[in-house]
RNA sequence: GGGACUGUAGCUCAGUCUGGGAGAGCAAUAGGCUGAAGACCUAUGUGUCGUGGGUUCAAAUCCCACCAGUCUCA
Numbered sequence: 001g002g003g004a005c006u007g008u009a010g011c012u013c014a015g016u017c018u019g020g021g022a023g024a025g026c027a028a029u030a031g032g033c034u035g036a037a038g039a040c041c042u043a044u045g046u047g048u049c050g051u052g053g054g055u056u057c058a059a060a061u062c063c064c065a066c067c068a069g070u071c072u073c074a
Base pairs, nucleotide, nucleotide: 001073002072003071004070005069006068007067010026011025012024013023020057028044029043030042031041032040050066051065052064053063054062
């Protein structure tokens, strides 16, 4: 230098193919229970969906460029 894949909540990830409500588990916080703690029960999402631009009434999703990581070819 060429190619492929990945980037979404504190962590692990789904959702992308086929555009329309941003979600799951764990963790965390508050309350209940307990002499106290753990376990258990209830409630709470805190996110410019890697960055910028384009298309569209509408973009995590489609298109383009760029950034970072992994693998691969030379």

Predicted 3D model of a 74-nucleotide RNA (transfer RNA) from Candidatus Iainarchaeum sp. Rfam family: tRNA. The family's RNA type in Rfam is transfer RNA.